[in-house]
RNA sequence: AACGUUGGCGGCACGCUUAACACAUGCAAGUCGAACGGCAGCAGGAUUUGGAGUAAUCUAAAUUGCUGGCGAGUGGCGGAAGGGUGAGUAAUAUAUAGGAACAUGCCUAUCAGAAUGGGAUAACUUAGGGAAACUUAAGCUAAUACCAUAUAAUGUUGAAAAACCAAAGGCAAGCAAUUGCGCUGAUUGAGUGGCCUAUAUUAGAUUAGCUAGUUGGUGUGGUAAAGGCAUACCAAGGCAAAGAUCUAUAGCUGGUUUGAGAGGAUGAACAGCCACACUGGGACUGAGACACGGCCCAGACUCCUACGGGAGGCAGCAGUGGGGAAUAUUGGACAAUGAGGGAAACCUUGAUCCAGCGAUGCCGCGUGUAUGAAGAAGGCCUUCGGGUUGUAAAGUACUUUCAGCAGAGAAGAGUAAGUACGUAAGUAUGAAGACGUUAUCUGCAGAAGAAGCGCCGGCAAACUCUGUGCCAGCAGCCGCGGUAAUACAGAGGGCGCGAACGUUAAUCGGAGUGAUUGGGCGUAAAGGGCGCGUAGGCGGUUAUUCAAGUUAAUUGUGAAAGAUUAAAGCUUAACUUUGAAAUGCCAAUUAAAACUGAAUAACUAGAGGUCACUAGAGGGAAGUGGAAUUUUCGGAGUAGCGGUGAAAUGCGUAGAUAUCGGAAGGAAUAUCUGAGGCGAAGGCGGCUUUCUGGGGUGAUACUGACGCUGAGGCGCGAAGGCGUGGGGAGCAAACAGGAUUAGAUACCCUGGUAGUCCACGCAGUAAACGAUGAAUACUAACUGUUUCAGUCAUAAAAGAUUGGAGUGGUGGAGCUAACGCGUUAAGUAUUCCGCCUGGGGAUUACGACCGCAAGGUUAAAACUCAAAGGAAUUGACGGGGACCCGCACAAGCGGUGGAGCAUGUGGUUUAAUUCGAUGCAACCCGAAAAACCUUACCUACUAUUGAUCCUUAGAAUUUUAAAGAGAUUUAAGAGUGCCCGAAAGGGAGCUAAGUGACAGGUGCUGCAUGGCUGUCGUCAGCUCGUGUUGUGAGAUGUAGGGUUAAGUCCCGUAACGAGCGCAACCCUUAUGCUUAAUUACCACCAAGUAAAGUUGGGGACUUUAAGCAAACUGCCGGACAAAAGCCGGAGGAAGGUGAGGACGACGUCAAGUCAUCAUGGCCUUUAUAAGUAGGGCUACACACGUGCUACAAUGGUUAUUACAAAGGGUAGCGAAAGAGCAAUCUGAAGCAAAUCCUAAAAAGGUAACCUUAGUUCGGAUUGCAGUCUGUAACUCGGCUGCAUGAAGCUGGAAUCGCUAGUAAUCGCAAAUCAGCAAGUUGCGGUGAAUACGUUCUCGGGUCUUGUACACACCGCCCGUCAAACCAUGGAAGUGGAUUGUACCAGAAGAAGGUGGAUUAACUUUUCGAAAGGAAAGAGAUUGCCUGCCACGGUAUGAUUCAUGACUGGGGUUAAGUCGUAACAAGGUA
Repeated sequence: AACGUUGGCGGCACGCUUAACACAUGCAAGUCGAACGGCAGCAGGAUUUGGAGUAAUCUAAAUUGCUGGCGAGUGGCGGAAGGGUGAGUAAUAUAUAGGAACAUGCCUAUCAGAAUGGGAUAACUUAGGGAAACUUAAGCUAAUACCAUAUAAUGUUGAAAAACCAAAGGCAAGCAAUUGCGCUGAUUGAGUGGCCUAUAUUAGAUUAGCUAGUUGGUGUGGUAAAGGCAUACCAAGGCAAAGAUCUAUAGCUGGUUUGAGAGGAUGAACAGCCACACUGGGACUGAGACACGGCCCAGACUCCUACGGGAGGCAGCAGUGGGGAAUAUUGGACAAUGAGGGAAACCUUGAUCCAGCGAUGCCGCGUGUAUGAAGAAGGCCUUCGGGUUGUAAAGUACUUUCAGCAGAGAAGAGUAAGUACGUAAGUAUGAAGACGUUAUCUGCAGAAGAAGCGCCGGCAAACUCUGUGCCAGCAGCCGCGGUAAUACAGAGGGCGCGAACGUUAAUCGGAGUGAUUGGGCGUAAAGGGCGCGUAGGCGGUUAUUCAAGUUAAUUGUGAAAGAUUAAAGCUUAACUUUGAAAUGCCAAUUAAAACUGAAUAACUAGAGGUCACUAGAGGGAAGUGGAAUUUUCGGAGUAGCGGUGAAAUGCGUAGAUAUCGGAAGGAAUAUCUGAGGCGAAGGCGGCUUUCUGGGGUGAUACUGACGCUGAGGCGCGAAGGCGUGGGGAGCAAACAGGAUUAGAUACCCUGGUAGUCCACGCAGUAAACGAUGAAUACUAACUGUUUCAGUCAUAAAAGAUUGGAGUGGUGGAGCUAACGCGUUAAGUAUUCCGCCUGGGGAUUACGACCGCAAGGUUAAAACUCAAAGGAAUUGACGGGGACCCGCACAAGCGGUGGAGCAUGUGGUUUAAUUCGAUGCAACCCGAAAAACCUUACCUACUAUUGAUCCUUAGAAUUUUAAAGAGAUUUAAGAGUGCCCGAAAGGGAGCUAAGUGACAGGUGCUGCAUGGCUGUCGUCAGCUCGUGUUGUGAGAUGUAGGGUUAAGUCCCGUAACGAGCGCAACCCUUAUGCUUAAUUACCACCAAGUAAAGUUGGGGACUUUAAGCAAACUGCCGGACAAAAGCCGGAGGAAGGUGAGGACGACGUCAAGUCAUCAUGGCCUUUAUAAGUAGGGCUACACACGUGCUACAAUGGUUAUUACAAAGGGUAGCGAAAGAGCAAUCUGAAGCAAAUCCUAAAAAGGUAACCUUAGUUCGGAUUGCAGUCUGUAACUCGGCUGCAUGAAGCUGGAAUCGCUAGUAAUCGCAAAUCAGCAAGUUGCGGUGAAUACGUUCUCGGGUCUUGUACACACCGCCCGUCAAACCAUGGAAGUGGAUUGUACCAGAAGAAGGUGGAUUAACUUUUCGAAAGGAAAGAGAUUGCCUGCCACGGUAUGAUUCAUGACUGGGGUUAAGUCGUAACAAGGUA
């Protein structure tokens, strides 16, 4: 600036940034009558005539320029200023500083002059043409218009002589003298203008060459003036990498804005300069123009027209249309300041001064002030207690700025004229104000007329509620929104600014992110592949001179304004005024001489040279050797060879492979060989000869800075590739075959051609790497190795040591983001070169150059993303590594998977089959018991305040009858209690009705939660404080060596300690002791029985239950480190945690549970709540899990006979006895329990039978008959008896449990429970086998390594194809713009030519008395011609823009296709 919302006042500024697009209308440049002729109009006068009137006078007509004045005209000055705009212009511009070859109206000052003449012409008149604009002819006239002559220097030209050049004696005032203003020549000054030089002033090299008047000279012309300014001739120059030419963009400056500054961006207003005036060209006039409101021509456009012809130029002020996001009034005045003219009055002035419009900016003021708690009402929030809005409002008391009304009222005015005074300068007086209804002051009334905008997740000050539910939307960046959004929308509250507040656009800053101040290049972007070397840059020691750089002083300049500063004026401020200081890569003068530079003279430390020695795969050429592969020939020999993870293709009985001998041919050079050597790099490896480059060491009496670097340039330059010609053994792209695979255009195998080799050319790139440019100097050490020289020592070798030159390792300071580098620097410094500036697009396109081609070098943009990248850290992961553990594997035992049944789940079905649990870690799980209940589900029916509170009534309660499946409903009765009180009445409690606040919900969300639980895992881990260390994330501690079940312990240690875990403490169990002794026990004594601790008694034993002891590697031996600990042994009931249990670190899984419970939010409220009956959860083609029973003889059946533990029991356990085949029934003793009951333990033992069969195995299924519980056993319970007697003969792939009192096997009990156990939880009985070991599978721990993963490998991620969109390259072409070259053309114009035409002045001649005429000349005008030239045209190029069927790649886009290339050894590094 604009836009959105809002809008009280004033001051000062500013206001078409776009279409230099087109313009209606009005105005913006006139003035002078004191230059002139005049007089159309106006006013006045005069004269004449007529009328009226006695007259003064009035009136009409005509005449008269007589006066004031003045239209048009001649003439002068001014229209070249002022005002506008920024198109063009990258230098004919601007800025700064200089210069010489110039001009100059008006102004200033000085000198001199102004003489004598002349002819025209407009106006005007007459007559024509034309629509108009305008114009023609004839005639008259004036001048400060024009011309001639004279005069002429201090002027011009010239060396001089000399020649040449002017004017208005006009205008005004005055009686006049005179005065004033003008005129002419010359000079001075000031100011102004023209010209020249230096320096500075945008981008592009994907613009590298440009230039013929071009560069210079001479002559001539031209100009006010220098000059190729022009022309002729001569010469061939001039500019350019310090960027010419070309292209694009642009008016420049003072300044403005930003910045600490250096810089960056910019050039509105104001001021200086330039350029332009519809577009292009041209001249005229003039002091000044090639002229915004002048002329001519051409062009485009507009207008008028009688169609013949004419007129016009707002980038002046207003204004209109158009364009645009966007920018004002067709205003007032010349009062002030200026400008033009004039002697002046004065006139003109859209310059200017003012006003209008616009919150466009800056500045100022106001929209009230004080008091006021019941903290009002309302709003919002709430944990419902309250909080907040908020002294805010209301109320009370004041004030009146501004706005409003009324009144008063400036400054801006000063020498206007005139008048007075004065010699004069000047003094006094003195009309005129657009603004202006002004500023300002006074009065009046009344809080009265005056607040909004943005924001409130972080950055960034400010928080809650409601709505919405990845929707709608927000967003400057990060990012919000998927049902609890401080981020969306609204509200309340808050924060910020305030007549404004936000948004968008633009500039600088922050950004040290282009780095002069002030950056970088090992790995982040960035060192040229390497050398030689040109220009350039930089350069050792000493002395002298100069003074270019440098430094100092002085002077000039750096306009004003602005900025800074000191004051002052408007009430303040903004604003304005005055003063000061400051401003440069400037210029001039003077001075200094250290440093740089220049010149001169020297030097030797750099560099080079000479002599001697020396190591080496340094390079080129020629020759030559052996080993091996292959082929071929011959011998001998037989069935395979070869190849792989395994195979096959292939070769071989036509004789291979293997083996021996001969021959051929090509390529490469084992051992020596080394972090070794040489080379500038690429690179270089058998041996010999030859040619040749460089390096090093020592000596040196030479040269004397000769040096370093190096843009362009030139050369070298691996592999692969190309061309021509050779060569070809092995290897081997392409290709073929065989395998592998889902596929396999690959990896593996068998073959195999280019190529690899040589010669000569081209190519010119690599991870051409030390990812580290070259040179020089300085800066701790230690160590290896190559090479040269010296010293010591030695017989010699070996050795020690010193000094160089290389090449490796470690490492200090320092540096580094870290990693790391570290005298071979990435340290400290200097010099020079190259290169970088977010990722992708892009190793690209286009253009240019190079190339035979392939291709190389140089090298963008559109578009797109908010990252890409480096180093290091912690994790996680790896078909990486090391170590360790676990019933993890292995070794064993027994199972599951096959059968039948039970049970759970899925699925299906259904009115409903309620819900949840789903890899391990769901599936005999929630459920420690679904016939009803449970129950949440379905169907049918019923009822609506149903807990609590309040009000009313009634005590409560209960009987009977009827209806109904029942819940319940209806009717009729009985009944009056307790406390206080005399009574009335009240209270507690219960029932019913009513009322509304509410109840209720196994409804949703376990992804809002608490609590509880599972899991990794009873795995050995997880952390903290202080310290240390690192820029930091972090590390250390807790990596190391041992050891352990263990981060258990020890040693060691920049760590020292500590915590949660481990272990221990707790419970059970194993041994003993003490105490106690009933219901348990019974050795001794006594009693007693058929038998029996049955009884007295006992306290020994067993047992019970309290306490204590015991085990700690304590003792011994061994090895280990004199450790921790391990192995073995003794003793002991038990030995190395004795066995078992409880106990579960930091955390992980958004693991499970809203249906145990609790709970936020949401939903529901005659229903998703409540009740009742019946049904369902028990369905059944099927699939899976967990179990039971079996398949039998280690068994089954029958009979008989032993031995437990731990539990439970009064709505209970229930004995004995009896009945029944049995389930069971009858019965009732005892027991609230070490007393009684349950209770029979079973496997086992003994005896008999069965004899290998679908059986005397197995018991499913089914029929009948019973029994128990329970209102009730149909759907749907358990048990019993009789009968029936299915599958099944040990179970595929696969898979589970278990290491000792364990597995296996056997039974017993309990909880739940009316009843129901193949499940669960406990209890005891009998009672094994095996473990070599850690390669493999699974899981886990520690260390290490790689990583492009961090939602962490169930990760990440690539490319084609398919789809949509976007920008872009190519493209047959097409259409514009600009421009080069050649040519055609040629308006106006000035110049030149001219033989045509016309012509007042002057000259001459002539005619004429004269007036005047004629002719000639000079001059002028015109015509024609010539060259130059604008527009225009033709041809052919170049550059650029737009467009183009089709086409190329690129980019982007939640869930497309195909594969899996990369990241781990990424599965072929």